[in-house]
RNA sequence: GCAGCCGUAGUCUAGCGGCAGGAUCCGACCCUUCCAAGGUCGUGACCCGGGUUCGAAUCCCGGCGGCUGCA
Numbered sequence: 001g002c003a004g005c006c007g008u009a010g011u012c013u014a015g016c017g018g019c020a021g022g023a024u025c026c027g028a029c030c031c032u033u034c035c036a037a038g039g040u041c042g043u044g045a046c047c048c049g050g051g052u053u054c055g056a057a058u059c060c061c062g063g064c065g066g067c068u069g070c071a
Base pairs, nucleotide, nucleotide: 001070002069003068004067005066006065007064010024011023012022013021018054026042027041028040029039030038047063048062049061050060051059
């Protein structure tokens, strides 16, 4: 330098054009003599810019970052 793949919550991950879901973490409550475990509820996320579309995490273009391969 070129090509491919990837970027979603503090962490891990699902999504394939129509309300962003789960686990974990955190907070409150229940339970318990206390702690742990368990249960219920809650907070919190689509890398950035532009385009297409009635509607974009999703499709297209560019940028940034990561991984891999080739040179």

The RNA shown here (transfer RNA) has 71 nucleotides and comes from a Candidatus Iainarchaeales archaeon. Its Rfam family is "tRNA". Its family is annotated with triplet codon-amino acid adaptor activity in the Gene Ontology. RNAcentral holds the sequence, with entries from ENA. Lineage of the source: Archaea > Nanobdellati > Candidatus Iainarchaeota > Candidatus Iainarchaeia > Candidatus Iainarchaeales.